[in-house]
RNA sequence: GCCCCCAUCGUCUAGUGGUUUAGGACAUCUCUCUUUCAAGGAGGAAGCGGGGAUUCGAAUUCCCCUGGGGGUA
Numbered sequence: 001g002c003c004c005c006c007a008u009c010g011u012c013u014a015g016u017g018g019u020u021u022a023g024g025a026c027a028u029c030u031c032u033c034u035u036u037c038a039a040g041g042a043g044g045a046a047g048c049g050g051g052g053a054u055u056c057g058a059a060u061u062c063c064c065c066u067g068g069g070g071g072u073a
Stems, first nucleotide, its partner, number of pairs: 001072007010026004018056001028044005049065005
């Protein structure tokens, strides 16, 4: 250089064009329970890498960029 794959809450992950407010686990915060801590119960905050295109409608399809991984001389 060329080819392929990936990018979603702090971390891991579901989603494959409209269904519900983007869901779950762990973590975190508040309350509760307890003599206290842990565990348990209830609740909260937190996310689609950037730009453009297609479409009535995009996390999802297409293009470019950025970052990461793999293959190839």
About this RNA:
The prediction has a mean pLDDT of 81. Transfer RNA from Genlisea margaretae, 73 nucleotides, folded computationally. The same sequence occurs in records of 35 taxa. Rfam family: tRNA. Rfam describes the family as follows. Transfer RNA (tRNA) molecules are approximately 80 nucleotides in length.